[in-house]
Molecule: Glycine riboswitch aptamer
RNA sequence: GGGAACUCUGGAGAAUCCCGCUACAUGCGGGUGCCGAAGGUGCAAGGUCUUUGGACCGAAUCUCUCAGGCAAAAGGACAGAGAAAGG
Numbered sequence: 001g002g003g004a005a006c007u008c009u010g011g012a013g014a015a016u017c018c019c020g021c022u023a024c025a026u027g028c029g030g031g032u033g034c035c036g037a038a039g040g041u042g043c044a045a046g047g048u049c050u051u052u053g054g055a056c057c058g059a060a061u062c063u064c065u066c067a068g069g070c071a072a073a074a075g076g077a078c079a080g081a082g083a084a085a086g087g
Base pairs, nucleotide, nucleotide: 006082007081008080009079010078015032017031018030019029020028021027033070034069035068039066040064042062046057047056048055049054
């Protein structure tokens, strides 16, 4: 100096909703209402191509809510610290 994986710390939002089953459960199935910070979808500037119609590439904590989530726990974008290889 570098910085993925990994380790430690911090880390938001939203029903401990309703119904059924059951071994009465933190499980399973269904329903309604919500959330936006795993992952995923969409695209602005700009760029490339073009038969000039358009096509493609293209960021986010924005957007959608597919997935996920709505007591705690777990998870958790991101941030701080540590840290390997290569140079």